This is a predicted structure of a 1445-nucleotide RNA (small-subunit ribosomal RNA) from a metagenome. It matches the Rfam family "Bacterial small subunit ribosomal RNA". The coordinates come from a structure-prediction model, not an experiment, and the mean pLDDT is 85.

RNA sequence: AGAGUUUGAUUCUGGUUCAGAACGAACGCUGGCGGUAUGCUUAACACAUGCAAGUCGAACGGGUGUAGCAAUACAUCAGUGGCAAACGGGUGAGGAAUGCAGAGGAAUCUCCCUAGCAGUAAGGAAUAACUUUGGGAAACCAAAGCUAAUGCCAUAUAUCACCCUUCGGGGGAAAGAUUUAUCGCUGUUAGAUGAGCCUCUGUCGGAUUAGCUAGUUGGUGAGGUAAUGGCUCACCAAGGCAAUGAUCCGUAGCUGGUCUUAGAGGAUGAUCAGCCACACUGGAACUGAGACACGGUCCAGACUCCUACGGGAGGCAGCAGUGGGGAAUAUUGGACAAUGGGCGAAAGCCUGAUCCAGCAAUACCGCGUGAGUGAUGAAGGUCUUCGGAUUGUAAAGCUCUUUUAGUAGGGAAGAUAAUGACGGUACCUACAGAAAAAGCACCGGCAAACUUCGUGCCAGCAGCCGCGGUAAUACGAAGGGUGCUAGCGUUGUUCGGAAUUACUGGGCGUAAAGCGUACGUAGGCGGCUUAGUAAGUCGAUUGUGAAAUCCCCAAGCUCAACUUGGGAAUUGCAACCGAAACUGCUUGGCUUGAGUUUGGUGGGGGAUGGUGGAAUUCUUAGUGUAGGGGUGAAAUCCGUAGAUAUUAAGAGGAAUACCGGUGGCGAAGGCGACCAUCUACGCCAAUACUGACGCUAAGGUACGAAAGCGUGGGGAGCAAAAGGGAUUAGAUACCCCUGUAGUCCACGCCCUAAACGGUGCACACUAGGUCUUGGCGGAUUCGACCCCCCCAGGGCCCAAGCUAACGCGUUAAGUGUGCCGCCUGAGGACUACGGCCGCAAGGCUAAAACUCAAAGGAAUUGACGGGGGCCCGCACAAGCGGUGGAGUAUGUGGCUUAAUUCGACGACGCGAAGAACCUUACCUGGCCUUGACAUGCACUAGACAGACGCUGAAAGGCGUUCUUCCUUCGGGACUGGUGCACAGGUGCUGCAUGGCUGUCGUCAGCUCGUGUCGUGAGAUGUUGCGUUAAGUCGCGCAACGAGCGCAACCCCUGUCCUUAGUUGCCAUCAUUAAGUUGGGCACUCUAGGGAGACAAACCCUCUUUGAGGGUGGGAAGGUGGGGAUGACGUCAAGUCAGGAUGGCCCUUACGGCCAGGGCUGCACACGUACUACAAUGCCCGGUACAGAGGGACGCAAUGCCGCGAGGCAAAGCAAAUCUCAAAAACCGGGCCCAGUUCAGAUUGUAGUCUGCAACUCGACUACAUGAAGUUGGAAUCGCUAGUAAUGGCGCAUCAGCUACGGCGCCGUGAAUACGUUCCCGGGCCUUGUACACACCGCCCGUCACGUCAUGAAAGCCGGUUUUGCCCGAAGUGCGUUUGCCAACCAGCAAUGGAGGCGGCGCCCUAAGGUGAAGCUGGUAAUUGGGACGAAGUCGUAACAAGGUA
Repeated sequence: AGAGUUUGAUUCUGGUUCAGAACGAACGCUGGCGGUAUGCUUAACACAUGCAAGUCGAACGGGUGUAGCAAUACAUCAGUGGCAAACGGGUGAGGAAUGCAGAGGAAUCUCCCUAGCAGUAAGGAAUAACUUUGGGAAACCAAAGCUAAUGCCAUAUAUCACCCUUCGGGGGAAAGAUUUAUCGCUGUUAGAUGAGCCUCUGUCGGAUUAGCUAGUUGGUGAGGUAAUGGCUCACCAAGGCAAUGAUCCGUAGCUGGUCUUAGAGGAUGAUCAGCCACACUGGAACUGAGACACGGUCCAGACUCCUACGGGAGGCAGCAGUGGGGAAUAUUGGACAAUGGGCGAAAGCCUGAUCCAGCAAUACCGCGUGAGUGAUGAAGGUCUUCGGAUUGUAAAGCUCUUUUAGUAGGGAAGAUAAUGACGGUACCUACAGAAAAAGCACCGGCAAACUUCGUGCCAGCAGCCGCGGUAAUACGAAGGGUGCUAGCGUUGUUCGGAAUUACUGGGCGUAAAGCGUACGUAGGCGGCUUAGUAAGUCGAUUGUGAAAUCCCCAAGCUCAACUUGGGAAUUGCAACCGAAACUGCUUGGCUUGAGUUUGGUGGGGGAUGGUGGAAUUCUUAGUGUAGGGGUGAAAUCCGUAGAUAUUAAGAGGAAUACCGGUGGCGAAGGCGACCAUCUACGCCAAUACUGACGCUAAGGUACGAAAGCGUGGGGAGCAAAAGGGAUUAGAUACCCCUGUAGUCCACGCCCUAAACGGUGCACACUAGGUCUUGGCGGAUUCGACCCCCCCAGGGCCCAAGCUAACGCGUUAAGUGUGCCGCCUGAGGACUACGGCCGCAAGGCUAAAACUCAAAGGAAUUGACGGGGGCCCGCACAAGCGGUGGAGUAUGUGGCUUAAUUCGACGACGCGAAGAACCUUACCUGGCCUUGACAUGCACUAGACAGACGCUGAAAGGCGUUCUUCCUUCGGGACUGGUGCACAGGUGCUGCAUGGCUGUCGUCAGCUCGUGUCGUGAGAUGUUGCGUUAAGUCGCGCAACGAGCGCAACCCCUGUCCUUAGUUGCCAUCAUUAAGUUGGGCACUCUAGGGAGACAAACCCUCUUUGAGGGUGGGAAGGUGGGGAUGACGUCAAGUCAGGAUGGCCCUUACGGCCAGGGCUGCACACGUACUACAAUGCCCGGUACAGAGGGACGCAAUGCCGCGAGGCAAAGCAAAUCUCAAAAACCGGGCCCAGUUCAGAUUGUAGUCUGCAACUCGACUACAUGAAGUUGGAAUCGCUAGUAAUGGCGCAUCAGCUACGGCGCCGUGAAUACGUUCCCGGGCCUUGUACACACCGCCCGUCACGUCAUGAAAGCCGGUUUUGCCCGAAGUGCGUUUGCCAACCAGCAAUGGAGGCGGCGCCCUAAGGUGAAGCUGGUAAUUGGGACGAAGUCGUAACAAGGUA
C1' cells in the first nucleotide's frame, strides 16, 4: 500500500467480497512446562447449606464455672449501655437528567481526628437481666416483684456561640472509670475530612412526535429544611418552554479509559479507578453526625418454607455453592502472615475486604520437544516419458548435550522484637537417560503452496468470482508442498481498508442527485474609509485537567510479559494581563454595488372591450345527374326522397394563412389577425439625487401546460369512450366511416409533466472568429446603406482550461466567492402505514422485511436491421432447355421385419470406381476358445505336410496310414498339443484427438512491424476521390513499409519457328488393289526447345497519373479460352466404419469359423436421373467423318453357324504398327397426326453369357404381350459461346451385373442480356442498437403451480402511558381526647398542672377496583400486491424506422 467481481474487450460510476488489528469470547481438531493477568456478556431468574459485622468487663448489675475459709480474683454467658453497623463487598434493573464530565458559585452541616479557650457541680426516678405466675405448636408475649450504670430526668453555672425579647432581660451542658499515668464527657472557635445545594457548557436516535405547561412561570407573605428555592401553602399577576427541536416515543448507567486508525474520526464503557443508582416488587418513616439503610423497622403485593390451621418465618445484584437459562464463564479451598477496616486503654477479637492456593491454552510473554556427522542417495510410499524423479541428510548408524519434566539433597526474601496461609515455594546442587513432549489449516484466482486415484451437475465444495455433466491442480483420499506453531482453524462482534456520509476528504448536463418558476421571513454572507471598543482572534502567566493507562528515560524479577520510580502528555476549561491586523459592535464620512430622476427606444408581455377577412360545417334557393367518399385494396357511409360538383344568400362557432426568421417578449408555464382603453417590463444615452438601502433564501406566499372536477353557458371543426367496416390465426389496435364527453367562455378547484438547456440564483475574472435583434456614437455621404467602435440580448465554430468520455468553452460543464436545494448499489418503491391538502380523481411527505451481485454512464470492435449509400454474381431481368404430371431406374424418410448392418440431414445416382456366395459389419442356426493373425516363456510329443475312411449343410468332430533335419549328444531348427503372458473387437466416445475433407468462396479480403492519435478497448495504415475481375492500380492523406491472399510464375489449348523423322506423313519421282513398297522429311502429325500480347502503336476522355472508349496491325486484344491453385477464419460441420490414436468397455464372447437368410422387403412421401408423349419425328436401306482411352486370366481382325444374344475355328497385337470401333448428320424410300409404324412399362414362352451357384436376387437375346403417357398446378433448376441443347464414343470398379450413375472425349451447334426497381447471396462505407451463444438474439405482462417475507382485515389476546371516580394499609404532619402514665411543678394529702402513651378525626398516599382514551406488539377466516423458482400457457409491448418512432 491494495486486490477479486458488471463487458466480447475498455473506461468511469457504483455496490459487494477479501487480505490487517482486536476480543471477558464460543465451537472443531490437537495439547509438554512455567510466569503474569482474566473468567455468568444470557434470567435485576429462583435459591438448599456454611460463612461474609462485630467489639468493649478500663460504662453496668447479674448468672455459671474455677481457685480461695472468706474478702476477692480469673474465665465465660445472656442482658443494659457505648461505638461501629451509612465503610468495606455486589450489581447495572431504572434513569436522557434531582445523572455524569469540565469549570465555577454561596445560603449549609460534618461522628471520629488536629489545634485553641472554658467547664466537668450537686441530686432524683425508673428499667432489662433475674425471680414468680400465665398464654402459645412455635415465633414470642402478658402480668407481678427486685436491681445497676458513661441509660433516663430535673437543678446549678455558661467567657464565647446559639435562641427568644416588651431591648429591661430571659432560656439553654456535662459521665464517669481509675493502678493517679491518663482515657473519657460538655460547651465553643478554627482547621482537616466527608456530605448537601446552585449556575454555565457538553452529553444517543426518531419530525411518519409540533406544539407543551395550572404549582405551571413570577411576585408578596407564611411554613418547612442543616441550607437556597413553588420545596409546601394562602393571595396576586399571566406567565414559562419550543424549529439553535419543547413535548412525546425508543434506546442507554456516565467518566478516566479500551479497541481501531497515518490522522481526523468511528466503535465501545469487562477487569482497575472516580461518580451515580439499586438491594424480592412498591410505599413509608424511625434511629443516627451521616440512611429514608444489601446481611435494620413498619405496611401492601408476588413467591417460597414451617405449622398443632390458631398463626409465624424469609429475601446470595456479599464469598463459595445449587437449579434454571445459555454457544458460554471456576472451589460449598487456606489464612488473617502481609496491606487495610471495626471495636477496645491494651492484650486481643472480628474481617469470603484482602493475601494466597485450586480449576480453565481464555489472553499475553518465555522455554522445550534435541545437536553434529551421516549417500549405497537403503527399505517403504508416491509419481513416471519406465530412463528415472521425489520423500531425502530425512531415517538407520556413529559422536555428543541434558534446558523443561523426573528422582534425591539443601533452601530464602516477603518480618522491625514475636507472628509465614503461600510452602513438598522461588532458587541452588547432584543423578539417570534422547530419554517423557507436534499439531492444525491450506495448496483454482484474490493468496505462499501440485500431482495421482476415486466420483461423474451425483456425492459434495464455496468469503467473492465460481468448481462438479468420464481425463476435476476447486468434491473425497493419498503422496508431496506452503503457512503458523502448543497451538491452529471456524463462527460472532468492532474499527480499518471504505475518499462507500467526504471537517481533514466526494458529488449533482448524460452514471444516484438542481425544488416547475418567482417573491420574500428567519438565518447565512456582505463595498471603500475615520475613530473607538475588545465579543471572536492571537500571545504571556496562574489554577485546574484525580490516580492508573498511552509515550519517553531509568530500575526490579535470569529475559519478556509484568511491576516500580521519574518525566512528558492530558490537544480541554476557567481566571487574569496584554496586542488590535482581520471579523463583529458603536460612530462619522464616501460613491463604484443597489435604487430614484430626465430624454429616447423595443416587443405575439398581461387584462378588458370591440371590429374584420379566408376556410370548414349547416340551412334555404337555383343549375345539374349518377355517382360520391374512402383505401395498400376494399367495405361500412352519403346519394334518384336528387348527393358529390357549382352559384347565390344566410346562420354559427373556433382558429388567426402569407409576414414568420436557431427573430421578439415574459420569472417560469407561455404569448401570433386588426383597433381602442388600462397596466407591467427591458435596453440605450446623458444629468442630478439617496448613500450599502445588497446577495441568497429553510419554513411561508403567489403563479403554474395539458388532462381532470363543480356550477352555468356555448358547441363549427376535431375527437378519448362507444358503434360499425376492414386487416388478421386472433385484432378489445394501427387504416376507414360515424360519434359523446372534452376542446371554447365565465367563476371556482386541481398543482402535476421528458414543467428539459435533463445545466439553482447572484457577482467577478479568463484568446478569438462569424451571423443576427434593440440602441447610442465616430467617419463618410445630397441622403440612406456599407465601414469602425461601445452597451444589452439571441445563435454557430473554436483557444487555454475542464471532463470517464461524449462534449462544454465570456449565454462555461473554465477559474473563484456567497447562499439555497438535492444524492449515497439495483429491485421492492414516484409503494405500504401515518399525517397534511383535495368534491373526487388524486397530490405532497415517505419506510421496512425480503431478493440480487450486480444495476448503470460514455465510448470501442463486431454482428444484426421489415436503416441509408455504392458495387458485384445466371441474383433478377432477356432468352434456351428442363424438373414438378407418366412409366422405369436409383437414393432417402417412413412402415415392416429374426435382420431389413452403419454413417451422413443446407443429406437424398452421398461413403458405395459396381451387396447372388464372398464383400458383410446385420439376423437365425451349427461350431472353436492362446484362438483366423503377432511375439515371448514353461512343459510335452516327434513330426508337419500329404493320402484315405466315417459323420455332417458346411465349419467342425472322430479315426487310419505314413513318418524329418543338424548336433559338441547337453540340445537346437520346425511343427502339433497343454498352460501362462497376451491376441482380437466395423464395441462406445469425431464433444478427448492427429490426419484428411466439406462450406461460406476463387468471395477480396485477413493481418503485422515501426510511427502517430486516444487514459483505454482501439484507431490510423485498410478510409476518401477515380479505377479494376481483384485491398487491381493511381492520386490525395500521419502515416511509411511488409506478410498471407489477388495477379503472375505451372499444365492443356489456339499461331509461328526450330530440332528429330518410326509405328506417323506423301508435294515432287518410281511402284501398288492399298503410303503397299522404293525414296523423301517439304507438309500433316508426334514431342522437346523457342517466339508471340505488353494497353505495345495512334486518336479521344477524366486529374499530370492510372485507367477507360475507339482504330489499325495481329493466329490471338484488354486476366485470349480452360485447368491446377482455396488467405485469416466460421460451423465443438463430417469422418474412431479407410487407416492411425488417448480413455472406457467385452474376453468359452461385443472375439473367431461356417451354412442359410438379410442389406433388393412396400398402404405411402420426397430428391436425382433415364425413356417418352412424336413429323425439326419414327421405321427401312445406302453412304461419310472423330477424339480420348483400353487390351495378355486380355483385345480380337477375318471366316463359318445362329433371326439374335452368342458360338466354333483363328491371323495379328504387351500396341502412333494389331484390335475394341462411332452416332447424330447426309442421300433415297415408307408412315400422315392416330394412343398411331409414337411410347415402350408389364407379363408369358424360349434362349445366350458369366459364375461352385442366377429361387429369393444378374445382365442380355428372340418371339409374343403393348400399361401410363398427347408437353405437365402451385412452385422450382441449369446455362452467357464452341456455352446451352443435342449425338454418340471411351475408361475406372468388375467373373458377371442393376451403369439410365460417375469421370472423360469428340461430332452438330444456337438464342438473349434494355438494365439493376425488385428476390437471393456477397463486398465496402455509414447509421441505430437494451444483441456479443451475436435476430434462430434479447425481452415484457397476464394466467397456472410451489416457496418466502410483507400490507389490509370482522375480531381476539397482551404491554405501556394518561386520565375521571371509588377504596385506602403503614407512616410523618396537623387537630382532638371523657382512657392510661414513675421523674418536673403546685399541694400536708387527695388531687391538679405541664408533658407523654394510647385512642379518634383530617390532609397526603402505595397497592387495589372501575370507566374512558392514546401509543405499541402478537395473532386471524379472507384478501392485495411483491420477490424467487426447471424446459409450463397465451400473445409479442420494448431494443433496428422493432415492423404504428